[in-house]
A computed fold for a 71-nucleotide RNA from a Saprospiraceae bacterium, annotated as transfer RNA.
Rfam family: tRNA.
Model confidence (mean pLDDT): 83 of 100.
RNA sequence: GCAAGUAUAGUUUAAUGGCAGAAUUUCUGGCUUCCACCCAGGGGAUAUCGGUUCGAAUCCGAUUACUUGCU
Numbered sequence: 001g002c003a004a005g006u007a008u009a010g011u012u013u014a015a016u017g018g019c020a021g022a023a024u025u026u027c028u029g030g031c032u033u034c035c036a037c038c039c040a041g042g043g044g045a046u047a048u049c050g051g052u053u054c055g056a057a058u059c060c061g062a063u064u065a066c067u068u069g070c071u
Base pairs, nucleotide, nucleotide: 001070002069003068004067005066006065007064010024011023012022013021018054026042027041028040029039030038047063048062049061050060051059
């Protein structure tokens, strides 16, 4: 320099173009003499910028970061 792939919650990970879901973490309450376990409820996310579309995490382009391969 060229090519391919990946990017979703603090972490791990789902999602036929049609309300972004779960586990874990965290917070509150319950349970317990207290802690832990357990039970109930709540908060928290689509790498960035554009385009297509009635509608984009999903399709297209560029950029950024990382990984792999070639030279």